[in-house]
Context: one part of a larger RNA
Order: sequence, then structure tokens, then C1' cells
RNA sequence: GAUUGAACGCUGGCGGUAUGCUUAACACAUGCAAGUCGAGCGCGAAAAUACCUUCGGGUGUGAGUAGAGCGGCGGACGGGGGAGUAAUGCAUAGGAAUCUACCCAGUAGCGGGGGACAACCUGGUGAAAACCAGGCUAAUACCGCAUACGCCCUACGGGGGAAAGCAGGGGAUCUUCGGACCUUGCACUAUUGGAUGAGCCUAUGUCAGAUUAGCUAGUUGGUGGGGUAAAGGCCUACCAAGGCGACGAUCUGUAGCUGGUUUGAGAGGAUGAUCAGCCACACUGGGACUGAGACACGGCCCAGACUCCUACGGGAGGCAGCAGUAGGGAGUAUUGGACAAUGGGCGCAAGCCUGAUCCAGCCAUGCCGCGUGUGUGAAGAAGGCUCUAGGGUUGUAAAGCACUUUCAGUAGGGAGGAAAAGUGUACGGUUAAUACCCGUAUGCCGUGACGUUACCUACAGAAGAAGCACCGGCUAACUCCGUGCCAGCAGCCGCGGUAAUACGGAGGGUGCAAGCGUUAAUC
Repeated sequence: GAUUGAACGCUGGCGGUAUGCUUAACACAUGCAAGUCGAGCGCGAAAAUACCUUCGGGUGUGAGUAGAGCGGCGGACGGGGGAGUAAUGCAUAGGAAUCUACCCAGUAGCGGGGGACAACCUGGUGAAAACCAGGCUAAUACCGCAUACGCCCUACGGGGGAAAGCAGGGGAUCUUCGGACCUUGCACUAUUGGAUGAGCCUAUGUCAGAUUAGCUAGUUGGUGGGGUAAAGGCCUACCAAGGCGACGAUCUGUAGCUGGUUUGAGAGGAUGAUCAGCCACACUGGGACUGAGACACGGCCCAGACUCCUACGGGAGGCAGCAGUAGGGAGUAUUGGACAAUGGGCGCAAGCCUGAUCCAGCCAUGCCGCGUGUGUGAAGAAGGCUCUAGGGUUGUAAAGCACUUUCAGUAGGGAGGAAAAGUGUACGGUUAAUACCCGUAUGCCGUGACGUUACCUACAGAAGAAGCACCGGCUAACUCCGUGCCAGCAGCCGCGGUAAUACGGAGGGUGCAAGCGUUAAUC
């Protein structure tokens, strides 16, 4: 000199933009953060209100609404913090023995049956959480049969394995008047290829310590077997005795890695906040289940610590999600708004959910921009300071005169972020069809949290807006008074013991400026 996720002191007008628990991976009150689908399925209230009433109640609307339940998809994404990890990680470059829901393209199919379990009803146990028994029932839930191009196992025969419907429309024909049937869309089964994502292997690089020198028995390799989606001591039996290490094994300490950031002319050093990629973690330790995918932050089981409820028998919980609280600390924000946009989940869609996200609030924490007036004005006023007592300086500074109105204030106007969705019309595709559905074009309608938006106009008046540090040398900037080795200053040299440009005050000056200094840290 540059820099910072900074803090502290004094001061503080406005806007834009970015950042904001670096400490206790400490403990957490409260609310919200993952649901959705009635176009898979069977059920199905209440309040309110109208009428009737034998005053007990009944019926209708509410409403096939709310609501649970079975079922499907999603809760493996998104969001968080960095404890662990020195290599099962990361970065770069390769590889072969693999899987991949939804999506895209292709091929083939979607025939015929069956029995349950919830919800519900009845009964029971319990303080609660919850649970038990009996009975009824539906399905895109579950289980067989048929079929098997392709697929898998054996490789000569042969053997094994699927499926589900729902919604819209309809001219003939049939009809038990429900539909069958045809067609379109979505869904379903098997399979091939792609895309995407994931798992695995190899090489090289990746902090410090030798006051850590030897380490290793599933250890190194082989064979047989098992296991996995998949190669493999991944596991197991037997056999061999190997494997690593001074080019640092093992052990110990520290640490998430990278793109980057910062500094530097560069080489290099330091660092890894925000943003992005990967990894590991989710109260601590262990385990599997489900699933295409997890050994799963807001799932399950067991153990532990802690907290809470309890009728003492037993139960409930997990903010390193967003806010917020306590604590720790020099130190770090609101228990805000909205799904309008972007994106995600579900759904045919309308839509619902979304503390992701977009916004707003707080903080000079950083960066950037603007303002705090402009011109004129010598009687060089008054006052202050100083003086050799003449003067000098503050100083065109002020006053005065003439102007301007950025920003803030008040009032009015006012984009863009909006594309959609919906609803008509026309054309095209599909089709037996001018239905339905899909696509394109076009008309109408119409969606904004921010928001008192950005921006523009008008109004009034210099009106509301300057501080901080320093002035011995380094280092730009000097005098007076007070003090008297005291009080104090200080980054280094050093200053102060009666004339201190170095302490304290004042006047003046210098430097930065809504900031300025100090401290800490890096180069």
C1' cells in the first nucleotide's frame, strides 16, 4: 500500500447494490417448512337454514361438501450446517463387469377367473399414546389360469415368468336398456435403443511431525463355493507365503476438497464466507425395511444421554429447514408478505402444496453514486487568535445583494416485470365421423406479493443535511497558554526535570469525507 463475512471509539443526509452467528455439530417454547390425485376404490358427516312435529324428534337443502380409510406417485428433490474424513474424499485424465422411476423413439400385448383386508358396524382393554376380537365390502390393492415375438436358465430335448382399467365422443348393429361395439386420450404388461442420473475400477496430484521405523493373518495371491445391479478377500473353505515401507509405510496432530477469493510485476504466499460442482452428516451409536433410487434431516426398530406428560402401569420428542428463544461471545437481522414471476411435487386439467424462490423489514458491514448550495461581495466589519502594539491571521469566509431547487417533504400522474389459464372463431391432424381430443392462427376476457414501485409533473423555501484523525522525523500540516521526568504521549526513533512545534487546551493548518480513526488478520 492492498484486502476483510470483521469488531471497537467518535460521528452520521439520501439512494442503488451485495453481504450479515467466523464462537456452543450447545439446548430449544411457539408457528410454519411435503404433499397431491374423486379421471383408481368403497364410504361419508356437522354447523347453519326451511318445513313438519305426537316437542322425543323427523324430512329436505347444505352435499356426495368437509373428512378420514384402501390405492398410486412424490416424501432419495429442494433447504441446512461442516462434526467426521489425509483418502471408501476431492481435482484431472482414462476404463469395464452394471442399474436407471418419470421422459423420448420402436416392437408385441392388454384374454378369462378368484379370495381377502381397511374404512364401516358391534363388543372390549387403557389415564393417555394406542390396541384387541367378531362381522360386512370395493378397487389401477392382492393371487392364480391362458398366451410368450422378444427376455431369463439349461444349451440336445426341455423348463420358468405379464398385465388394469379410467375418462371423452358416437353413425350403423345387438341389448337384460346397465351397456356391448367402434374410436380418441391417459394409464397398464413384456422388451429393444436413447437420454438423464447413479454405483464401481485405475493412474497422477492433494497439510505437518522421524523427539512416530518398522507395519500387516483375510493380511498378499490362487482354486472351489456364496453374495451383489455389477468386477473384486466383498464373504467363506482349502492351498501357497506373501503384501507395504526411507520416493516415508505405520502412528500422531490438524483439516471437508475444488472452481475460486485475496495479495503480488510475476514466480509464489495466504485462504476456501456469499455463488457453483462433489463429498460426508442429521440428538449420540448400531441396524435393516420399503422402494427405480435411502441404509432415509421433518420414516421405522434397538441401545444411550437429555427434555416433557403420566392415573406410576406406561408413553412422547429431536430447528446443522425459515423465523424466533436461552446460552456462549468483541460480534452478526423479522416469531414479516406472496405463490404475481422462476422452479419443484401431484393431477387430463382447473388447481392444491411449496420459509425453494421472489419480495419487504433491520444494520454505514462493504462497494458505487448523489447531496449538504451557486454567483457576487473589502468597510478586508465585529468577534477569536497572535503580535516587535505598527500590524498579521481567521478571510470572500460571514453579513449584504442576485440566483438555483438535485435529494429529502407534500400532491397528482404512471410503465415494465404478464407469458399464461379460460372462452369463442377458422384451419390442420386423428377418426367411420362435421363428435371428442390435439396443434396452429386470431378475437374477447383476464392474473402483481413487491407497491404509497421505477419514472414523470407541480408546489414551497437555502430552506432539513459534516464529521473524524493528524500537525517532532519517518509523513502533508505551527504558534500561544497550562504542566514541570508530574500528569501524560508513543507504530519505531523517542518526548516531558520552567521558554515542550512530541503531554493537555486554544487558534491556525494538513489529510480523508458520510465517514474517519484504532484493534485483529493475510499478502

This is a predicted structure of a 523-nucleotide part of an RNA (small-subunit ribosomal RNA, 5' domain) from an uncultured prokaryote. The RNAcentral record of the full RNA draws on ENA.